[in-house]
RNA sequence: CGGGCUAUGGCGCAGUCUGGUAGCGCACCUGUUUUGGGUACAGGGGGUCAGAAGUUCGAAUCUUCUUAGCCCGACCA
Numbered sequence: 001c002g003g004g005c006u007a008u009g010g011c012g013c014a015g016u017c018u019g020g021u022a023g024c025g026c027a028c029c030u031g032u033u034u035u036g037g038g039u040a041c042a043g044g045g046g047g048u049c050a051g052a053a054g055u056u057c058g059a060a061u062c063u064u065c066u067u068a069g070c071c072c073g074a075c076c077a
Stems, first nucleotide, its partner, number of pairs: 001073007010026004020057001028044005050066005
């Protein structure tokens, strides 16, 4: 320097292909159960999707640029 992959609640991931209400598990909070804790059950809060711009009635999803991490290749030694 070129190419590829990844980036989504505290953590781990799905959703992207085919644009149409942002979800799952764990964790957290509350309640019931218990003498208490744990377990179990019921309920609840939390992210605008790495950043910016564009297309569109509508973007996590499509396009462009940028950032960070990982991998491959090239170059130099």